[in-house]
RNA sequence: AUGAAGGUUGUGGGAGAGUCCUUUUUUAGAAGGCGCCGAAGGAGUAAGGGGAUAGUUGGCUGAACGAACCCCGAAACUCUCAGGCAAAAGUACUGCAGCCGGACG
Numbered sequence: 001a002u003g004a005a006g007g008u009u010g011u012g013g014g015a016g017a018g019u020c021c022u023u024u025u026u027u028a029g030a031a032g033g034c035g036c037c038g039a040a041g042g043a044g045u046a047a048g049g050g051g052a053u054a055g056u057u058g059g060c061u062g063a064a065c066g067a068a069c070c071c072c073g074a075a076a077c078u079c080u081c082a083g084g085c086a087a088a089a090g091u092a093c094u095g096c097a098g099c100c101g102g103a104c105g
Stems, first nucleotide, its partner, number of pairs: 006100008018034001020033005035085003041081001042079003048072004055065003
C1' cells in the first nucleotide's frame, strides 16, 4: 500500500395470509373459537464423507466389502414451535454509504 470472507451502523426497496366470530374494551389491546401465511428466529433433511456391528470374501495375523446404528452434512425445500394475517411496526433478502476486520497479491 491492494482490501476478499465475515460482522456492524445508517438509509432506500421489501412479499404472503380473516379490519373473521364471541366476551371485555373508546379504539388498539386481552381472553376464547374457527380459518390461513412463511421471508425474524428455531427445527428436520438428500447426495456425499467418517466411525462401525452382524455378516461375506480371502488370508495366516491382518486386509477388503459391509445392512442396521451413530456423527457431520444445503436451502428461498419442508414443519409451523415461535412469529404473523387492515394500517403502522417488523421481516429473510437486497442497493448505497460508513466503521470493524485483514484473506489474497

A computed fold for a 105-nucleotide RNA from Thermincola ferriacetica, annotated as Glycine riboswitch aptamer. It matches the Rfam family "Glycine riboswitch aptamer". About the family: This family represents the bacterial glycine riboswitch. The model forms 91% of the base pairs in the Rfam consensus.